[in-house]
Molecule: transfer RNA
Organism: Coemansia spiralis
Parts: sequence; C1' cells; structure tokens
RNA sequence: GGACCUGUGGUGUAGUGGUGAUCACUCUGGAUUUUGAUUCCAGCAACCCGAGUUCGACUCUCGGCAGGUCCU
Repeated sequence: GGACCUGUGGUGUAGUGGUGAUCACUCUGGAUUUUGAUUCCAGCAACCCGAGUUCGACUCUCGGCAGGUCCU
C1' cells in the first nucleotide's frame, strides 16, 4: 500500500426497512430469610461518527474513525 470482516447498555449478545431495540450477567430498590446466600418482583442503562437513499434506517449506499484477519 491492497482485499475482506467487525463496531448495539458497564460486559457479552439478538435484531434481513415499520418492535416500546431482545436476552443473559452486572448494578440499584423491594419481597422472602435471624443474618447471609439462593429464589422472586421492579427499575436504571445502548445502536462508533458524518452524509446520502427512502414516507420511514441499528438495518441499504458512500466517506471517516477504531479493532481484527490475510496478501504485498
């Protein structure tokens, strides 16, 4: 220098154009318990950045940024 892949809560993930953006762990509060653990209930918290297409974009296109694999 080139090709390809990935980017979503604190962490790991699902989501093939119209969902209240999913689930698990974590965290907070409550119930249960003599206390703790377990269990149950509730809650907080996310689409890498910019532009474009579209009535509508996490999703499609382009550029950028970051990470990874391969080639040179």